Record summary
A computed fold for a 156-nucleotide RNA from Blastococcus saxobsidens, annotated as c-di-AMP riboswitch aptamer (ydaO/yuaA leader). Its mean pLDDT, the model's own confidence on a scale to 100, is 80. Rfam family: c-di-AMP riboswitch aptamer (ydaO/yuaA leader). About the family: This family represents a conserved RNA structure found upstream of the ydaO and yuaA genes in Bacillus subtilis and related genes in other bacteria.
RNA sequence: GGGUGGACCCCGCCGAACCGCCCGUCGAGAGCCGGGUGGACCGGGGACCCACGUCUCUGGGGUGAAUCCGGCCUGCGCCUCCACGGGCGGGCUGGUAGGGCACGUUCCGGCCCGAACCCGUCAGCUGACCUGGUAGGCGGACCGAGGAACGGAGAA
Numbered sequence: 001g002g003g004u005g006g007a008c009c010c011c012g013c014c015g016a017a018c019c020g021c022c023c024g025u026c027g028a029g030a031g032c033c034g035g036g037u038g039g040a041c042c043g044g045g046g047a048c049c050c051a052c053g054u055c056u057c058u059g060g061g062g063u064g065a066a067u068c069c070g071g072c073c074u075g076c077g078c079c080u081c082c083a084c085g086g087g088c089g090g091g092c093u094g095g096u097a098g099g100g101c102a103c104g105u106u107c108c109g110g111c112c113c114g115a116a117c118c119c120g121u122c123a124g125c126u127g128a129c130c131u132g133g134u135a136g137g138c139g140g141a142c143c144g145a146g147g148a149a150c151g152g153a154g155a156a
Base pairs, nucleotide, nucleotide: 010140011139012138013137014136018039019038020037021036022035023034024033026031040134041133042132043131044130045129050124059122060119061118062117063116068095069094070093071092072091073090076089077088078087079086080085098113099112100111101110103151104150105149106148107147108146
């Protein structure tokens, strides 16, 4: 000097899950963490009116983009059947309502997601009012955030 890998700060993405100030701890520092305080954001319950011919086991409901429709298993497990077949579950797989991708919108193109959890027999909307949350998971780091148009913001 070059290459590769890792850590911290930094920049950013999904999501409501963030911001300011003060104090304290840790740290070489940048900063982390904790407490207080002031904001901001998000969810649930909850009248009249309105809505619903509604509810009562085929339970019902909530957060969320995460709904819905197929195929396969020389039929894997269970049920039914004389058998074929059918049903349920499981595994794999194709699509799809819908959602995301570095200021906003539109157009064109590309790449992804299409989960999970909660309440507990109970809840439409809903002012006052009551109440809960501010997690978690990823990527980039010198041209990485696709291109075009319009607009906006910032910088010089």